[in-house]
RNA sequence: UCAUGACAAAGGCACCCCUUCCGCGAGGAAGGUUCGCAAAACCACCGGUCUCACUUUUGCAGACAGCGGAGUCACCAAU
Numbered sequence: 001u002c003a004u005g006a007c008a009a010a011g012g013c014a015c016c017c018c019u020u021c022c023g024c025g026a027g028g029a030a031g032g033u034u035c036g037c038a039a040a041a042c043c044a045c046c047g048g049u050c051u052c053a054c055u056u057u058u059g060c061a062g063a064c065a066g067c068g069g070a071g072u073c074a075c076c077a078a079u
Stems, first nucleotide, its partner, number of pairs: 003079001004077002012037002017032006035066001041072002045069003048064004052059002
């Protein structure tokens, strides 16, 4: 440095749900909670799912990163 991920160690994140706020909505933020996660860190490039407006084609409109792929960075070391 690369692969790999343990009845290791130190840590990290925080599903569903609840409260408050924002949004037409999908959903987002903060606090609580802790199902799980070796990238559950970042990223909307590709696919997928969802929302709004239109209903003729559709939109140089959105959302989801804890749906999958690609890309970038990263702790530790039984092997």
This is a predicted structure of a 79-nucleotide RNA (c-di-GMP-I riboswitch aptamer) from Woeseia sp. The model forms 100% of the base pairs in the Rfam consensus. Lineage of the source: Bacteria > Pseudomonadati > Woeseiales > Woeseiaceae > Woeseia. It was read from a public genome assembly, where an Rfam model found it.